[in-house]
RNA sequence: AUAGUUAAGAGUUUGAUCCUAGCUCAGGAUGAACGCUGGCGGCGUGGAUAAGGCAUGCAAGUCAAGGGCCCCGCCCUUAUGGCGCAAGCCAAAAGGGCGGGGACCGGCAGACGAGGUAGUAAUAAUUAGGUACGCACCCUGGAGUCGGGCAUAGCUCGUCGAAAGACGGGGUAAUUCCCGAUGGUCCCCGCUCUUUUGAUCCGUUGUUGCAAGGGAAAAUUUCUUGUGACCGCGGAUCAAAAGAGCGGGGUAAAGUUUUUCGCUCCGGGAGCGGCCUGAUCGGUAUCAGCUAGUUGGUAGGGUAACGGCCUACCAAGGCUAUGACGCCUAGGGGAGCUGAGAGGCUGACCCCCACCGAGGGCACUGAGACACGGGCCCUACACCUACGGGUGGCCGCAGUCGAGAAUCUUCCGCAAUGGGCGAAAGCCUGACGGAGCGACGCCGCGUGGAGGAUGAAGCGCUUCGGCGCGUAAACUCCUUUUGCCGGGGACGAAGUCUAUUGACGGUACCCGGAGAAUAAGAGGUUGCUAAACUCGUGCCAGCAGCAGCGGUAAUACGAGUGCCUCGAGCGUUAUCCGGAAUCAUUGGGCGUAAAGGGUGCGCAGGCGGCCGCGUUAGUCUCCCGUAAAAUUCUCCGGCUCAACCGGGGAGGCGCGGGGGAAACGGCGCGGCUUGAGGGCGGCAGAGGUCUCCGGAACUCUAGGUGUAGCGGUGAAAUGCGUUGAUAUCUAGGGGAACACCGAAAGCGAAGGCAGGAGACUGGGCCGUCCCUGACGCUCAAGCACGAAAGCGUGGGUCGCGAAAGGGAUUAGAUACCCCUGUAGUCCACGCCCUAAACGAUGAUCUCUCGCUUUGAGGAGUAUCGACCCUCUUCGAGGCCAAGCUAACGCGUUAAGAGAUCCGCCUGGGUAGUACGGCCGCAAGGCUGAAACUCAAAGGAAUAGACGGGGACUUGCACAAGCGGUGGAACAUGUGGUUCAAUUCGACGCUAAACGAAGAACCUUACCAGGGCUAGAAAUCCAUUCGAAGGCCGGCAGAAACGUCGGCCGCCGCAAGGCGGAUGGACAGGUGCUGCAUGGCUGUCGUCAGUUCGUGGUUUGAACUGUUCCCUUCAGUGGGGUAACGAACGCAACCCCUGUUGCCUGUUACAAGUGUCAGGCGAGACCGCCCCGCCCUUUUGAUUUUAGUUUUCUGUGAAUAGAAUCAAAAGGGCGGGGAGGAAGGUGGGGAUGACGCCAAGUCAGCAUGGCCCUUGAUGCCCUGGGCCACACACGUGUUACAAUCGCGGCUACAACGGGACGCAAUGGCGACGAAAGCCGGAGCAAACCCUCAGAAAAGCCGCGCCAGUUCGGAUUGAGGUCUGCAACUCGACCUCAUGAAGCCGGAAUCGCUAGUAAUCGCGGGUCAGCUAUACCGCGGUGAAUACGUUCUCAAGUCUUGUACUCACCGCCCGUCAAGCUAAGGGAGUCGGAAGCGCCCGAAGUCCCGCCUCGCGCGGGCCUACGGCGAGUUCGAUGACAAGAGCUAAGUCGUAACAAGGCACGGGUAGCGGAAGCUGCUCGUGGAAUAUUUCA
Repeated sequence: AUAGUUAAGAGUUUGAUCCUAGCUCAGGAUGAACGCUGGCGGCGUGGAUAAGGCAUGCAAGUCAAGGGCCCCGCCCUUAUGGCGCAAGCCAAAAGGGCGGGGACCGGCAGACGAGGUAGUAAUAAUUAGGUACGCACCCUGGAGUCGGGCAUAGCUCGUCGAAAGACGGGGUAAUUCCCGAUGGUCCCCGCUCUUUUGAUCCGUUGUUGCAAGGGAAAAUUUCUUGUGACCGCGGAUCAAAAGAGCGGGGUAAAGUUUUUCGCUCCGGGAGCGGCCUGAUCGGUAUCAGCUAGUUGGUAGGGUAACGGCCUACCAAGGCUAUGACGCCUAGGGGAGCUGAGAGGCUGACCCCCACCGAGGGCACUGAGACACGGGCCCUACACCUACGGGUGGCCGCAGUCGAGAAUCUUCCGCAAUGGGCGAAAGCCUGACGGAGCGACGCCGCGUGGAGGAUGAAGCGCUUCGGCGCGUAAACUCCUUUUGCCGGGGACGAAGUCUAUUGACGGUACCCGGAGAAUAAGAGGUUGCUAAACUCGUGCCAGCAGCAGCGGUAAUACGAGUGCCUCGAGCGUUAUCCGGAAUCAUUGGGCGUAAAGGGUGCGCAGGCGGCCGCGUUAGUCUCCCGUAAAAUUCUCCGGCUCAACCGGGGAGGCGCGGGGGAAACGGCGCGGCUUGAGGGCGGCAGAGGUCUCCGGAACUCUAGGUGUAGCGGUGAAAUGCGUUGAUAUCUAGGGGAACACCGAAAGCGAAGGCAGGAGACUGGGCCGUCCCUGACGCUCAAGCACGAAAGCGUGGGUCGCGAAAGGGAUUAGAUACCCCUGUAGUCCACGCCCUAAACGAUGAUCUCUCGCUUUGAGGAGUAUCGACCCUCUUCGAGGCCAAGCUAACGCGUUAAGAGAUCCGCCUGGGUAGUACGGCCGCAAGGCUGAAACUCAAAGGAAUAGACGGGGACUUGCACAAGCGGUGGAACAUGUGGUUCAAUUCGACGCUAAACGAAGAACCUUACCAGGGCUAGAAAUCCAUUCGAAGGCCGGCAGAAACGUCGGCCGCCGCAAGGCGGAUGGACAGGUGCUGCAUGGCUGUCGUCAGUUCGUGGUUUGAACUGUUCCCUUCAGUGGGGUAACGAACGCAACCCCUGUUGCCUGUUACAAGUGUCAGGCGAGACCGCCCCGCCCUUUUGAUUUUAGUUUUCUGUGAAUAGAAUCAAAAGGGCGGGGAGGAAGGUGGGGAUGACGCCAAGUCAGCAUGGCCCUUGAUGCCCUGGGCCACACACGUGUUACAAUCGCGGCUACAACGGGACGCAAUGGCGACGAAAGCCGGAGCAAACCCUCAGAAAAGCCGCGCCAGUUCGGAUUGAGGUCUGCAACUCGACCUCAUGAAGCCGGAAUCGCUAGUAAUCGCGGGUCAGCUAUACCGCGGUGAAUACGUUCUCAAGUCUUGUACUCACCGCCCGUCAAGCUAAGGGAGUCGGAAGCGCCCGAAGUCCCGCCUCGCGCGGGCCUACGGCGAGUUCGAUGACAAGAGCUAAGUCGUAACAAGGCACGGGUAGCGGAAGCUGCUCGUGGAAUAUUUCA
C1' cells in the first nucleotide's frame, strides 16, 4: 500500500391447475471402508471397534570431583621363588599409581517427557478477575559454613527356603543420621508509639413521621415542645489490622589442600503451582421437589494456605419452573467441515488444559505424587511351583491374538532439536531426526510430439447410397520428462580452544548414454443430468437416488459399437453441513391445507399514558488491558512450480478496567387527566337462584251414550276390541312441556336461557363530566364454570324411548317401517369434564370509503304529540371500496394496516394408541411417544363423467293404435356336444338368413391316405441340351404321379431370343400378431353439435365467444351481450319422384299424335292479405329522481335519467286465408362434424415384425368333412282357418334379365296329367323371348266350425333335369301318406301414410340348387298420437362428488393365509444406583503398654465381601390382544350423488362385520318452500 466479496435450483400428489406439505437429487467434506483399476515423486496422515488379553526386545537413568568394598588390565617398587657358572633373566605376594568393570550406601532425576480419553455435565474446560498460600533446580542481594557423636548397607560367618527372598551374629565409610555452639535475619510471647477501619455513647445542623399545645383559618398551612428515624459534623471509649521500637524464649550448616562445584539462614526476581469468585459451556419435566455435614455459628483439629476440609456443641437453615434433584449422553478449548451470513455439525492429526494408568482402596518418600515402567492391601485374570509359597500389569515404541467393514516396520540413528545426571569427557533418551508399508488425503509430473488417406484392415450401424471408430493406426521425422545404465555429488555442523563427528545417503541435485522405449482406467449414456444405436430377453432375468423401466420392436434389463464425464484414479456405501425460509433472530405459520386452549377469573412473568427533575449496572461513544502459538485472510520469501514451509501485517466474538453521553429503557421523586375505575340520573333484556300459581294437550280411573271394529302401513301383520274397544260426554287423579306473542329479535364469559307472579342477585348500555389519579393490558401455574350421554343415593314416571320382545321387508335384515317396551329423560344432593364445546376465526388497544335493515338509549328540528326528518353512542345482520387471500372468500363485528401478551403447528398412517404419571366409584379423562410403513396424505378452484339431484327440450322412447316374435312344424345361423375333421372369423345394443350375391367334386383354408421338393405361378445368373412346341397311344394306379412308345415340327450370319434339365440367388404360406399398421367398415347418429384466430377475464388449469330471451327439424334465425370474426358440421348445391312448357323421336299405333323415353327450361320465396306475441327505434302522456339556469324566497318552467301506458315503423315467430299440381325444409335417396368403443377385419387387398421351409405350416391328388344331433338361442317361412279354403270364370302392373343366353308357335311326355323332352321362329333387344294367368281384388259354386275340403311336416313309390358324378349331400314333378298345430307364459319387436298390413312379380350369385335369404318392383291399402307422469336414448343450463380406466367408478370392516415391528405378560436372567444392618484388609490418626524395636495390644473410619427390603434399566418368555404390509381368497355395502335411512362430533347400549339405535350438538347436507335483507 492493498485487502473479506457475497445468496441459482430441479423431480415427484392431479385429467389438468394453483397452493400447502413431505420425500428425492445436483455441491462441499472425511483418521474412512468396499468394488474395478493402478506409472513416478513431494508433503501430510494411518487401531475411530475390545480403557479386551498380551510372548519377546527396547522406552530412565546418571554421578568415582560424596563414600567404603570387590574384580580385571597396565605401570612403578620390591619381600620371595625359579633358572643360569655368572652377568642376569623370568615369575610374583604385599605396597604405590593409572585405567576399566560390578553391586552397595549417598545425591539428583524418576511428579518431566511418551500414551490413552475410561470417568467427569462440573472438584473439569474457556474467559475475566482475586489471594487466606508454596516452590527443588535458575538469577540476584546479605550473612554464615564451629565442635562432637551414634549407626547402617556393602562385606564376612551362620540359619531357613524349590524359588522369590528372609532372618540372626560380627565389623565399616560418607555430601547418611544425631547432639552441642553462634545466630543479623526468621518464628512465638509481652510492653510502648503511630496510622487506618469498625462498633457504642454524647452533643449538634438539616430532612421527615407521630403526639400535645398556640395563632390565623373553608380546605389546609404555620409555630413551639416532646419523641423516633435518616444524612452530615464534632468528641469520648473499646476492638481489630498494619508498621516501628524494646525485652524474653526457640531454631542452621557438608565436605575438599586450593580452584571449581557445593551446603545453611534470611530477603528479592523469574517462572510454575495450590486455593477462591463472576460469566459461559449437552438432552430429558413421561425426573418437581431436593438436602443431616445438610445451611450458618462457636471452639478445636488439619493444611503450604482460606474454608463444614474434619470433629464436638448450638441454631434451623440452604437450593429450586431463570429448572434444583434424578436419569441419559459426553473429556473441554484453540480450532475443523459446511454455509452469503446468522447458524448447524464435529473435537482425527498439531497446540493448551483436565483426567486416567488391569478393577478398587490407601498412604509413604519427596520441593512437587496419593505416583503408567515406586510401595501396601483386596478383587479378577495370567504365569512359575518341590503345593509350603511366589511373580506380573504395552491406555510407551515395534510386534501378537481377539473382536471388526477397517488402520503400518518386532527398521536406522542419537548426526540435528530437546530432556535427565555429571565439573567435564560422557552416558541414557522407541522424546526426537529419518527410512519402510498403505492412491488414505492434498499437490505436481508422465504414459509422447509433428506430419500422415475422399479415409487401409477389422468392428458397428445402414434408408444398401453410405456413415462411424478416424489422423486414430500403419508409415516418416522428432523429443527424452519419468523409468533404466554410467560418472560426479551436497546443504543440513552448531560444540567447550582444538580435534573428531551425517542415521537419512552415494539420497536430492548435475552431467552423459541407449531407447517411444517402462506406464489407462473407472463410471455413466429415460428425465432430473453431459452422452444413443443395434442385438438378446419378454412383468422372466434384472435395474433403480427419486419419478419409474421390463408382459415380442426396451435409447431405462444383458451384450456390442459409438458417445459423455473425470482421470492414476473412478465409482459405491456410511456420516456431516448445504440446498431446507423443512424450527423461520436474520427468515414461516394457525377460517377451510397441520395448527386458537370449551369459557372466565387470575399470582408470577412479559408489555405499558402525558409533563418535569435526579440518577443509571441496560444502551451509545472514546481509551487501556486481555484475547498463547499454530490455523483463516493478506503481502513478501524458500523448496524448478504447487502442496508444504518461513517472515511481516491485518483480523478476532467476548471479558475486565477507566473517561464521557443521557435520546430511548430501568430506578427514585414531583405533577397531570385523555387510559382505567368510581359517584349521580335513566333504560332494555328467555341473565342467574328459590318458592308459588295457571290453562291447552296427553294419559289413567269411575260413570253415561253407543256398536264392531279400532289402530297401523308403500301394502300388511303383530297389537287393542263383544269381559264392549275406537268415537263421544261428565267428574276426578297424574306427570312432563309451555301454542299464539316470536322476529333475521333479546340476554349471558362460554355451556346456555322462553307460561305467569313474588323474593334475592350478576352484568351491560346511555346521559352527566362530580371524584380517584396510570390504579392498565395479557397471562404459564392455579381456581371456578362447563350441552348431552353416563355414574351414586333417594324420590318421581304422562308422553317419548337405547336395550329387549314381536310383526313386516329382504337372498339375509342383529337395520331402515310398524306394535309393545326397560334403563333413561323429570326433582334433590354428590360425581363425571367431554363435543363439529364452531364464526372450525384467542384477548386487549389504535387506525382505515360507504349504502342499508334491526335492537337499546340520547340530542336537534318539527309538532297537540314520543309521527316524519337529521345527527350521535352501544349492540345484532346484509351488500360492497381500498387492502388482504392459494383460491373460496374477508372487508369498521377484518381474514385490512399496526402494537402487546398467551395458546398451538412442523408429511400421512401407526395414534390421541402404548408405557409412565395425575384425576375419577366406574365409564373414562388429561398429559402423550416409538418401532415399523408409505411418496404421498391434503386445501381451493377447473374441465369432464356420473347421481335411485333439479329445470327445460327432443326422439315410434313411452302412451294411443295396427301387425308380429316368444308356443307348433320346417328352413337357416349360432352356442354346446360329438367327430379323424365337423376349417376360420364375428359375441349386449353395434355377433347369430353376418363374411357367404349359391360348400355334391371344385370352392376349401379342415381330416385321412397317396405323392412332389428351386417347387403349381415370378425374376435373375451360370452350365448344358434342344428351335419353341403340337398330336396320338400302351402299362400300373383311386387319381396325382410314374413309366414306355409313335407321328409332326425345327429361329437367327452372329450376339442372342425361346423352352427343358441341373446348380445357385430365391419362391411359397388362408401360419401368428387387427394390442405394430394402411385401407375400408360398424356404432352413438342425420343427433346438433365440435373447434379455432384475435381480443378480454383469471396467479393458473381454464373461461368468454358457444351463456341469456324469443324461435327453429337444426349452434336455424333474430335480439341482447367483452367480445369480434372464422372453420368442420346443419341447410342448400346432386339424384329419383310429383305439375308444366319446348325440342328430339328408336319403338308403339293404320295415320297423325305423343301414352312414353331422353334433353333443356318454368315453378315455392313468409312472395301477398288478416290476426296475435316478443324485441328495437321514434313520438306523445303520467309519475318520480338528480343537478343546473333566473338577484333572494316560494312556485313554475327547461334539460337529463328511470318506470308505466298509447301510437307508428322495422325485425322475428306463431295462427288463418287467397292463388296454385304442389304450402310452410312437398316425399324419398345420396351425403355421416370433432370424436368414442386399443369396436371389426393380417381370411378380400396391402403391409412392419416374428415363425415354417425335403418326414413342410409350401404344392398336387383321391375320398371324407364344413350338411353330425340329447339340447339351448337368434332370424325367418307356413299355419292354426269361414275377412278362410277349394273349383270355375273374368280383369288391371311395375322394376328387370337375355347370345356358352332368353326362347315363341308346334309336337312328345310310358291310362291321363306334370316336371320335362324334341324342335327351333324371333331377338345383342321400347322391336323377339321371359310375357302371362301377375296375385290379391271381382263374379259364380261348394265346404258349415270339425284337427276339418284347415294345416301341410314326415314317409313310401314312380319319374324329370343339371352335372365327370346327386350314397353321404341337389332341385323339381306325379300318386299315396297326412304329423304338430285350434292364436301362443314371463317377456319382447316393427311401424305415424301411399306408411303398417296384405298380394304377387323381377334380378344378382349360379352347371344345378337346398332362396322361405338378399336386392328391387308394382297392386290393394288402414288405424292412432290425449299427452310427456313413467321406461330407454339424446341435448342445453344448473347442483353435489372422496369418480377421471370416469358409477361396469370409488371404497369400508370382520374372517382366512404369509411376513414384520413394537406394547402387555405367569415368570426367568443380567446390569446400575442408593438405603438399613453384619464383617472388616491395607493404611492415616488417636489411646495404652513397652524389653523402646522398623515392637505389642486396642479404638474411629474404610475398600472388598455378605444379609434384607425395595427402586430402576435391559435381555428373554408360554399365551392373549391390537398394528402395518402382501396382482387377482370369503362375507356383506358402511362412506363418496339426497350413495338410495343426509353425513359427521360427543356419549350410551347392542350386533359376524362394516355398523345400527337412543340423547344432544354441528353443516363440513341435496332438493323444495315461506319470510327477510340485498

Predicted 3D model of a 1574-nucleotide RNA (small-subunit ribosomal RNA) from a Patescibacteria group bacterium. The sequence is in RNAcentral, with records from ENA and SILVA. The organism belongs to Bacteria candidate phyla, within Bacteria. Model confidence (mean pLDDT): 80 of 100.